The RNA shown here (c-di-AMP riboswitch aptamer (ydaO/yuaA leader)) has 120 nucleotides and comes from a soil metagenome.
[in-house]
RNA sequence: CGCCUAAUCGCCGACAACGGCGAGCCGGGGAACCACCGGAAACAGGGGUGAAUCCGCGACAGCGGUAGGGAUCGUUCCGUCCCGAACCCGUCAGCUAACUCGGUAGGCGGCCGACGGAGG
Numbered sequence: 001c002g003c004c005u006a007a008u009c010g011c012c013g014a015c016a017a018c019g020g021c022g023a024g025c026c027g028g029g030g031a032a033c034c035a036c037c038g039g040a041a042a043c044a045g046g047g048g049u050g051a052a053u054c055c056g057c058g059a060c061a062g063c064g065g066u067a068g069g070g071a072u073c074g075u076u077c078c079g080u081c082c083c084g085a086a087c088c089c090g091u092c093a094g095c096u097a098a099c100u101c102g103g104u105a106g107g108c109g110g111c112c113g114a115c116g117g118a119g120g
Base pairs, nucleotide, nucleotide: 001109002108003107004106008023009022010021011020012019013018024104025103026102027101028100029099034094045092046089047088048087049086054065055064056063057062068083069082070081071080072079
């Protein structure tokens, strides 16, 4: 100076660290109306954040694809390159005004300068 993301900004206590408040942004719970609310079988739950679902093969590891998502430095199209995870609630939650409870992390790229090191 940019990128993913809600994850930025300001203020107070405070040397810093740390603790807190506010704004902005984001998420959950929560009426009426509406929706759901029949039976059987199998299974054992069900739900949330997120793009991250689903299908096939495989003993496993994994492989191939896919709904969907991101980047390509004004924007769009084309092309190209990628992601397609992880976690949480705890038997409980449709939507949902008032109301109410939370989050504001983490990861990465380029350029310039300084210092140090290694190799040639």
RNAcentral holds the sequence, with entries from MGnify.